The part of an RNA shown here (small-subunit ribosomal RNA, central domain) has 346 nucleotides and comes from an uncultured prokaryote. RNAcentral holds the full RNA, with entries from ENA. Rfam family: Bacterial small subunit ribosomal RNA.
Context: one part of a larger RNA
RNA sequence: UUAGGUUUAAAGGGUGCGUAGGCGGGAUAAUAAGUCAGUGGUGAAAUCCUACAGCUUAACUGUAGAACUGCCAUUGAAACUAUUAUCCUUGAGUACAGUUGAAGUAGGCGGAAUGUGUAAUGUAGCGGUGAAAUGCUUAGAUAUUACACAGAACACCGAUUGCGAAGGCAGCUUACUAAACUGUCACUGACGCUGAGGCACGAAAGCGUGGGGAGCGAACAGGAUUAGAUACCCUGGUAGUCCACGCCGUAAACGAUGAUUACUCGUUGUGUGCGAUAUAUUGUACGCGACUGAGCGAAAGCAUUAAGUAAUCCACCUGGGGAGUACGUUGGCAACAAUGAAACUC
Numbered sequence: 001u002u003a004g005g006u007u008u009a010a011a012g013g014g015u016g017c018g019u020a021g022g023c024g025g026g027a028u029a030a031u032a033a034g035u036c037a038g039u040g041g042u043g044a045a046a047u048c049c050u051a052c053a054g055c056u057u058a059a060c061u062g063u064a065g066a067a068c069u070g071c072c073a074u075u076g077a078a079a080c081u082a083u084u085a086u087c088c089u090u091g092a093g094u095a096c097a098g099u100u101g102a103a104g105u106a107g108g109c110g111g112a113a114u115g116u117g118u119a120a121u122g123u124a125g126c127g128g129u130g131a132a133a134u135g136c137u138u139a140g141a142u143a144u145u146a147c148a149c150a151g152a153a154c155a156c157c158g159a160u161u162g163c164g165a166a167g168g169c170a171g172c173u174u175a176c177u178a179a180a181c182u183g184u185c186a187c188u189g190a191c192g193c194u195g196a197g198g199c200a201c202g203a204a205a206g207c208g209u210g211g212g213g214a215g216c217g218a219a220c221a222g223g224a225u226u227a228g229a230u231a232c233c234c235u236g237g238u239a240g241u242c243c244a245c246g247c248c249g250u251a252a253a254c255g256a257u258g259a260u261u262a263c264u265c266g267u268u269g270u271g272u273g274c275g276a277u278a279u280a281u282u283g284u285a286c287g288c289g290a291c292u293g294a295g296c297g298a299a300a301g302c303a304u305u306a307a308g309u310a311a312u313c314c315a316c317c318u319g320g321g322g323a324g325u326a327c328g329u330u331g332g333c334a335a336c337a338a339u340g341a342a343a344c345u346c
Stems, first nucleotide, its partner, number of pairs: 003318004007300002012314001014201004021194003025088007033081002035077008049065006091191001092188003095184006103177007110154001114150008125136002162169002206247006215241002220236004258313006266291011295302002319346003328339004
């Protein structure tokens, strides 16, 4: 490279938007670039192939044919692709009317708990554990009551619940912003799909500057345990966790399953709409789940939310180790990230 693959064996990019490119709905007409057919020219010779002939045979050589799958010109064909023109409404979008939700951003407010301070009551323990000790406490702790302050998180509701592209999102409320779905079938008329580069977003930890600091708590200190205990357990405790702004750009960023479209038995639950009705039920659209067929699969299993049947586009894989290492380059304040080998070895 071809081919085969990518849930779990190697392999789906963390996610979206989107450039180039690739691919793309229905009808009519024109053109003839691709496409197809005919003809002419060319495609050196040798080689290759076929037939015959010459060396006693063969290798070898000669003669003839075929071939040279190509290129150029020309004459036609018009189904498909393409281009141009006109049109269509099913794809896509818009409008109008509703509905929904922990979707986002910025304010405001709330109660419980925790901690601290002050005051009061009150007296000898509290705390902690498997058992203890370190620790706190007669300078009055723990406990109880009142008041005040602080920071962080929002019990119950709460759920195979809902929303979001993913990361993620949960007290109440206000403002602003975005989305999806349903109904009408009014409007545009293929405006679509995917997407190398690119751009944006992207948990936690970490970094920079300035705040904040209740609880928790890497590091650290002490007490235990133990043969030892740089741990598990206990008492403390700094960074951090929180806020603002700026970086980092990685995760088992997982459904370990790329996006889009079409098709393909059923049963059952649930969320949000819109209907029908005899108010018992029931239809439909979009989601979220469970189970089970055909089919698929090495099996486990998947099974209209496919890992089934097909199509388009992108990404990635090609034995284990060496190694996500070295070197170089790019990005970063750094930590590091991205790209990414080979020798050697089994």